[in-house]
RNA sequence: GCCCUUGUAGUUUAACGGAUAAAACAAGCGCCUCCUAAGCGCUAGAUCCAGGUUCAAUUCCUGGUGGGGGCA
Repeated sequence: GCCCUUGUAGUUUAACGGAUAAAACAAGCGCCUCCUAAGCGCUAGAUCCAGGUUCAAUUCCUGGUGGGGGCA
C1' cells in the first nucleotide's frame, strides 16, 4: 500500500427496512435481614463519524475512522 471482516448501554449479546432499540450481568434507590450476602421491586443508561438511497435506516450504498485478520 491492497483486500476481507467488525464497531449498538459500563460489559457480553439481540433487533425480515416500520417495536417506545430488547435482554443478561454491572450501577443507583427501595423492600427483606440484627448486619452482610442472596432474593424481590423500581430507576438511569447505547446505535463510531459524515454523506447518500428510501415515505421510513441499527439494518442497504459511498467515504472516513477505531479494532481484528490476510497478501505484499

This is a predicted structure of a 72-nucleotide RNA (transfer RNA) from Patescibacteria group bacterium UBA1396. Taxonomically the source falls in Bacteria candidate phyla (Bacteria). It was read from a public genome assembly. Rfam family: tRNA. By type it is a transfer RNA.